Record summary:
The part of an RNA shown here (large-subunit ribosomal RNA, domain VI) has 266 nucleotides and comes from a Pseudomonadota bacterium. It matches the Rfam family "Bacterial large subunit ribosomal RNA". Gene Ontology terms of the family: structural constituent of ribosome and ribosome. The coordinates come from a structure-prediction model, not an experiment, and the mean pLDDT is 88. The organism belongs to Pseudomonadota, within Bacteria.
Context: one part of a larger RNA
RNA sequence: CGUUGGAAAUUUGACGAGGCCUAACCCUAGUACGAGAGGACCGGGUUGGACACACCUCUGAUGCACCAGUUGUUCCGCCCGGGGCAUUGCUGGGUAGUUACGUGUGGCAGAGAUAACCGCUGAAAGCAUCUAAGUGGGAAGCUCUCUCGAAGAUUAGAUUUCCCAACUUUUUGAGUUUGAAGAUCCGUUCAAGACUAGGACGUUGAUAGGAUGGAUGUGGAAGUGCAGUAAUGCAUGGAGCUUACCAUUACUAAUGAAUCGAUCGG
Numbered sequence: 001c002g003u004u005g006g007a008a009a010u011u012u013g014a015c016g017a018g019g020c021c022u023a024a025c026c027c028u029a030g031u032a033c034g035a036g037a038g039g040a041c042c043g044g045g046u047u048g049g050a051c052a053c054a055c056c057u058c059u060g061a062u063g064c065a066c067c068a069g070u071u072g073u074u075c076c077g078c079c080c081g082g083g084g085c086a087u088u089g090c091u092g093g094g095u096a097g098u099u100a101c102g103u104g105u106g107g108c109a110g111a112g113a114u115a116a117c118c119g120c121u122g123a124a125a126g127c128a129u130c131u132a133a134g135u136g137g138g139a140a141g142c143u144c145u146c147u148c149g150a151a152g153a154u155u156a157g158a159u160u161u162c163c164c165a166a167c168u169u170u171u172u173g174a175g176u177u178u179g180a181a182g183a184u185c186c187g188u189u190c191a192a193g194a195c196u197a198g199g200a201c202g203u204u205g206a207u208a209g210g211a212u213g214g215a216u217g218u219g220g221a222a223g224u225g226c227a228g229u230a231a232u233g234c235a236u237g238g239a240g241c242u243u244a245c246c247a248u249u250a251c252u253a254a255u256g257a258a259u260c261g262a263u264c265g266g
Stems, first nucleotide, its partner, number of pairs: 001152001005163007015149004021049007033038001051106005059100004066093005071086006110144003117137004164265001165177005182260003186202005207253003210249005217241002223236005
């Protein structure tokens, strides 16, 4: 820009893409078959491999905004207690998130038309013949069934809902006022994200931050008291601190506005 007024939702599916995998074991059954050795079809079940998708409860990884230990040095006048730097100084753990080595799920089943092939009826050709007329079976393959995209499918589809003018006048005209539904911009942001886009929210408000409570992690804070010559230990006390998690709460910031969008429609 188009889709023949504008808009918001919900959809149909022409067409396209993906998927379709496979093994071992058990039962049937040591049966059919076979002198024996050996050893099934059909049918049923179990467990895997690779692949794909999703997720983070578990097991792990990471986790330079969390906790603790510790070395050297420097600063806070000293002690105590702390801050900085040294690869995040090093080390032990670890929330959220992200992940695989972790967890879950999938290929099923079915229908139709067929290939090779196997048939039925059957002439040409009194026989025979699956084929010439007619008619059946038959594959991991084909078309569906399953998943995803999809109306620029210009053949531009469908359904539902919402919105849109009055007046004046010198009336083929002119003028005045009017700006809908909805969208954007802007702001607070996100399990969304390169930017865009998408989702949530904007005081009729829990959108983010803060605060409060909880969860989680760390692992026993500081101070004080007691014991010990002291190093240190014990008690107060599952203590203190605690990022991204879960709630509650308007304390802070989401202000007021502005812009587009037109008048009933070939």